Description: The RNA shown here (transfer RNA) has 73 nucleotides and comes from Mesorhabditis belari. The prediction has a mean pLDDT of 81. Taxonomically the source falls in Mesorhabditis (Eukaryota, Opisthokonta, Rhabditina, Rhabditomorpha).
[in-house]
């Protein structure tokens, strides 16, 4: 330099146009226990990497940029 995959909760990920978005784990609180672990329950936690375009509507589609991985010269 050109190609390709990815960026969504603290972590691992799902969600391929329609309610400003879910799961597991972790952490928090409660129940249980003499206490803890395990178990059960609850609540909380998100500018969907940044900017712009298309659209009635964008996490999703298009363009540019940033970062990470792969592979080529």
């Nucleotide at each position: 330099u050109a190609c390709u995959g990815g960026a969504u909760a603290g972590c691992u990920c799902a969600g391929u146009g329609g309610c400003u978005a879910g799961a597991g784990c972790a952490a928090u609180u409660g129940c249980c226990u003499u206490g803890a672990a395990a178990g059960c329950a609850a609540a909380a936690g998100g500018u969907c990497g940044a900017g712009g375009g298309u659209u009635c509507a964008g996490u999703u589609u298009c363009c540019u940029c940033u970062c990470c991985g792969g592979a080529a010269a």